Transfer RNA from a Candidatus Tayloriibacteriota bacterium, 72 nucleotides, folded computationally. The coordinates come from a structure-prediction model, not an experiment, and the mean pLDDT is 80.
[in-house]
RNA sequence: GGGCCUAUAGUUUUAAUGGUAAAACAUCGCUCUCCAAAAGCGAGGUUCCCCGUUCGAGUCGGGGUGGGCCCG
Numbered sequence: 001g002g003g004c005c006u007a008u009a010g011u012u013u014u015a016a017u018g019g020u021a022a023a024a025c026a027u028c029g030c031u032c033u034c035c036a037a038a039a040g041c042g043a044g045g046u047u048c049c050c051c052g053u054u055c056g057a058g059u060c061g062g063g064g065u066g067g068g069c070c071c072g
């Protein structure tokens, strides 16, 4: 210098041929308990950044950033 893969909640991941963004664990609250744990119920929290296409983008296109791999 060139190519490929990857980035979604605090963590691990799913997701609709483009149409309400989700699960588990964790956190917080409540119930239960003498207290706690366990269990049950509930709540908050997320698409790496910019631009474009579209009525509508996690998803498609362009550029960038971080991480991984390969070639030279």
Base pairs, nucleotide, nucleotide: 001071002070003069004068005067006066007065010025011024012023013022019055027043028042029041030040031039048064049063050062051061052060